Group I catalytic intron from Beggiatoa sp., 196 nucleotides, folded computationally. Rfam family: Group I catalytic intron. About the family: Group I catalytic introns are large self-splicing ribozymes. A reference for the family is Cech (1990), "Self-splicing of group I introns", Annu Rev Biochem. Model confidence (mean pLDDT): 77 of 100.
Formats: sequence, C1' cells, structure tokens
RNA sequence: CAAGGGACUUAAACAAUUUGAGCACAUGAGGCGAAAUCCUCUUCGUGAAUGGAGUCAAAUUCGGUGAAACCUGUAAAAUGGCAAUACCGAGCUAAGCCUAAAGCAAUUUAGGAAAGUGUAGAGACUAGACGGCUCCUACCUGACUGCACUAUGUAAAAGGUAAAGAUAUAGUCCAGACCCCAAACAACAUUAUGUU
Repeated sequence: CAAGGGACUUAAACAAUUUGAGCACAUGAGGCGAAAUCCUCUUCGUGAAUGGAGUCAAAUUCGGUGAAACCUGUAAAAUGGCAAUACCGAGCUAAGCCUAAAGCAAUUUAGGAAAGUGUAGAGACUAGACGGCUCCUACCUGACUGCACUAUGUAAAAGGUAAAGAUAUAGUCCAGACCCCAAACAACAUUAUGUU
C1' cells in the first nucleotide's frame, strides 16, 4: 500500500435483503420503594454504549418436564427427527456470609441463605471467567441523621447502575464429531454399529 474477514451474543443455513433464540437501548401501562433504580406486560425498531484489581476451584450424582428455526412429510397438516436452549425434585459443594453448640483460645461440629453441580459431542484433564466472594473507580439517588438557613442547599452513612454469552468458556485429549465404505432400523428424515 492492497486484499480478505469481523462489527452485542449464540445456533442453523451459506444462493440470499437469511432464519430462530438471547441481551441492551427505546415507547406505553402497571407494581414495590423516599428516590435513584428494579420487576412484569406491551409496541414498531436500533445495535452507539456496557470499568478495574485480588481471591475460590469444591461438588461435578440419581430422576424428571418443555422447546423455536431447520430436516422429513402433506393439497394443507399431523406424526417423526435434530437441537440453539427454558427449567423442576432429591442429593452434594470451595472461599466468603448468617445462626447455634462445644472450647481459656486458636478452632471444631451442625444447620441456613445466595450461587453452583445436574445442564459438553458420550466423556477425561488443566486453567480461570461471562461464575461465587472481597475491594477499588465512575455515575445516579438522597427518605433518615448532622451542618446551614439565600437555595429543590451541603456532608456523611445508606441505596442503586456499570448487559447477555459456561447445557464446556480458553485449551489439551478422546471410544466422540466430520469424510469414504459396509450392513441393520425406518415411508422419509434420522438413529445406533463396524473398518480405515
């Protein structure tokens, strides 16, 4: 200098002005609250923005309820399949927090709340984060309390916001997946098996 790719996240498709789901912002209504905010429902859209440091790494189990787009199929459907994923009961769980008991104390034991596991492609292992905990920073609120009395003022405590992605995130592995072949089930999609 030029080309290609990306443009909040994720799955499918990749021919395309692609499709489903999630997140935030935005409109309207309602609820709690002093308020900021938060929660629920709703509307056509948009993707500009979403801070940082440390610490924990354990449990990882047994059952169950749903699911869009897409594939098959049909005159249109239904049934079936795959699956991004939405959850429930029981059990279990690191650090931190709360309660009780024992103990001179250090601490130990038991229970509880939140969160996690269950929930990857069947799965194994390592790490740490988009998780739990502690703190910092920025911005917003300001009932109560103090100061002040010109003001909807000011200060501190206190409260709130700084999205989601982890039904495997980053990696290494693998009996997994993908490709070829073989045979089996099935109307088909597909499912599971064997060899390379």